[in-house]
RNA sequence: AAUCGCUCAGUUGGUUAGAGCAUCUGACUCAUAAUCAGAGGGUCCGAGGUUCGAGCCCUCGUGGGACCA
Numbered sequence: 001a002a003u004c005g006c007u008c009a010g011u012u013g014g015u016u017a018g019a020g021c022a023u024c025u026g027a028c029u030c031a032u033a034a035u036c037a038g039a040g041g042g043u044c045c046g047a048g049g050u051u052c053g054a055g056c057c058c059u060c061g062u063g064g065g066a067c068c069a
Stems, first nucleotide, its partner, number of pairs: 002062001005021004014052001023039005045061005
C1' cells in the first nucleotide's frame, strides 16, 4: 500500500463512491484521427469485530511493492 479494464482521489466515520485515460453511442468529416455531447462499468482484496452508522477505526489472513540485515 490493495477502491470500475488502467492510473488515482475519497475531508473529523454521516444521508449518491468520484476524476482522468480506455470502451460504447451520437454529432462533426469524403473518410480516419482530433474535438464536442452522452452512456455503461465498482459495493471498495478475504474473513471477523467496534459503532446508530465503516471505503475510512481494530484484529487475523492473502497477494503485491520498497527498504534494512